Description: The prediction has a mean pLDDT of 80. A computed fold for a 105-nucleotide RNA from a mouse gut metagenome, annotated as THF (Tetrahydrofolate) riboswitch aptamer. Rfam family: THF (Tetrahydrofolate) riboswitch aptamer. The family has 101 seed sequences and 747 matches in Rfam 15.1. Its family is annotated with tetrahydrofolate metabolic process in the Gene Ontology.

RNA sequence: CAGAGUAGAAUACCGCGCGUUAAGUGCCCGUCGGACGGAGAGUUGCCGACGGGACGAAAAGCGAACGUAUCAAUUCGCUUGCGGUGCGGUGUUCGCAUCUCGCUG
Numbered sequence: 001c002a003g004a005g006u007a008g009a010a011u012a013c014c015g016c017g018c019g020u021u022a023a024g025u026g027c028c029c030g031u032c033g034g035a036c037g038g039a040g041a042g043u044u045g046c047c048g049a050c051g052g053g054a055c056g057a058a059a060a061g062c063g064a065a066c067g068u069a070u071c072a073a074u075u076c077g078c079u080u081g082c083g084g085u086g087c088g089g090u091g092u093u094c095g096c097a098u099c100u101c102g103c104u105g
Base pairs, nucleotide, nucleotide: 001105002104003103008094009093010092011091012090013089014088015087016086017085018083019082020081027053028052029051030050031049032048033047034046038101039100040099041098059080060079061078062077063076064075065074
């Protein structure tokens, strides 16, 4: 002088769920906590929990039970959708904010 490597993140597909009686996702504020290449430090960045706030959606079909004079209503199940939906697997891409040391050449 050059380089490697983590946690993790994004995304596609597959599987299993949740919601569709609106939780979740996304956005803003606050408090607390956590993680951040092999070691140490570590942010105004990242993630999570909790509290508060603003916004906000797609249902349809079939069957059964119940009920009824017959319908309806109600409940349950299944199917197809829908949701910036959760978790897991595989692939791809990205990947220590930064500083010091270490490692490889």